Molecule: SAM riboswitch aptamer (S box leader)
Organism: Chloroflexota bacterium
RNA sequence: CACUCAUCCAGAGGGGUGGAGGGACAGGCCCUGUGAAGCCCCGGCAACCUGGUUCGGUAACCUUCGGUGCCAAUUCCUGCAAAGCGUGCGCUUUGAAAGAUGAGCA
Numbered sequence: 001c002a003c004u005c006a007u008c009c010a011g012a013g014g015g016g017u018g019g020a021g022g023g024a025c026a027g028g029c030c031c032u033g034u035g036a037a038g039c040c041c042c043g044g045c046a047a048c049c050u051g052g053u054u055c056g057g058u059a060a061c062c063u064u065c066g067g068u069g070c071c072a073a074u075u076c077c078u079g080c081a082a083a084g085c086g087u088g089c090g091c092u093u094u095g096a097a098a099g100a101u102g103a104g105c106a
Stems, first nucleotide, its partner, number of pairs: 003104006013042005021031003025079004043071003048067002051062004075098001080095007
């Protein structure tokens, strides 16, 4: 980096350093000198992998030493398509796409 599968309306931040950006992309809308990103320390959330029990499924429950992940806003909202409603542009719902994370595979 490619592919496959699962999940994405829940949850969880302080300090130091740094000094202007950040929220993937585009539009919007937000966050940010009452200090952005990045890095370090400590803390926390969660339960994908791990471990265990029941039990035979693609299940439920328990655990948190370890491998990841995460800790503004639903993946912040929309993006493409369909349906419905109101009528030239909106609203709602559903499903995709894109993205993120994990596990697997080459």